[in-house]
C1' cells in the first nucleotide's frame, strides 16, 4: 500500500416511518403500555371537467419496482379437421386471439455521507381491498414499520476559512 474477514459506532444508509407532552408500570433516566400534539406520508370524498361501447380469465390501491420486443406455456373461447355414435354428444390433432405465468434482450424508473451532472456500482420486490372507488373544495378515515453498513472517480455551483 492492497485484498479478505470480524467487531463497534455517540456515525451513517434505504423507507412516510420522526420529535415532543401527559399518565401508569418497572429490574429505573433506560425500557414497556395507554392517551395526545406537531411533522411527514397515504386513502375516501361535490359542482365543473373527463368518462360512458366492445375486447374471456372483473376492477382498484401502497410502492422506484414499470414498459417494448422475442420464445415457451395452463384452463377456457373461436376456426379447421379426423375418429366413434341412430341422435344428443364424446375423444384426438392443428391453428388464431386475449390475459396470466416462465425465460431472455433493451428502454424507463429508483438508490449510493450537503447539492447538480457524468462515469461506476446496486435495485426493479412484496403486500393490500374484495365486485367497489376518475378528478375533486368542505369534510371523513388510516400509517409512524421493517431492513442494513455505503462512504469509488471526475467536473461544477454554493458555502466556509
Nucleotide at each position: 500500500u492492497c485484498g479478505c474477514g470480524u467487531a463497534g459506532u455517540a456515525c451513517g444508509c434505504c423507507u412516510a416511518g420522526u420529535u415532543c407532552c401527559c399518565c401508569g408500570g418497572u429490574a429505573c433516566c433506560g425500557c414497556c403500555g395507554g392517551g395526545g400534539a406537531a411533522a411527514c406520508g397515504g386513502g375516501g370524498g361535490a359542482c365543473c371537467c373527463a368518462a360512458c361501447u366492445g375486447a374471456g380469465g372483473g376492477g382498484g390501491g401502497c410502492g422506484a419496482a414499470u414498459c417494448u420486443c422475442u420464445c415457451g406455456u395452463c384452463c377456457g373461447g373461436c376456426g379447421c379437421c379426423g375418429c366413434c355414435g341412430c341422435a344428443g354428444g364424446g375423444c384426438a390433432g392443428c391453428g388464431c386471439a386475449c390475459a396470466g405465468c416462465g425465460a431472455g434482450u433493451g428502454a424507463g424508473c429508483g438508490g449510493c455521507a450537503g447539492c447538480u451532472u457524468c462515469c461506476g456500482c446496486c435495485g426493479u420486490a412484496g403486500c393490500c381491498c374484495g365486485u367497489c372507488a376518475g378528478c375533486u373544495a368542505a369534510c371523513c378515515c388510516c400509517g409512524u414499520c421493517g431492513g442494513c453498513g455505503u462512504a469509488g472517480g471526475a467536473a461544477g455551483a454554493a458555502c466556509c476559512u
A computed fold for a 161-nucleotide RNA from Thermoflexus hugenholtzii JAD2, annotated as c-di-AMP riboswitch aptamer (ydaO/yuaA leader).
The sequence was found by an Rfam model in a public genome assembly.
The coordinates come from a structure-prediction model, not an experiment, and the mean pLDDT is 77.
Of the family's consensus pairs, 96% are formed in the model.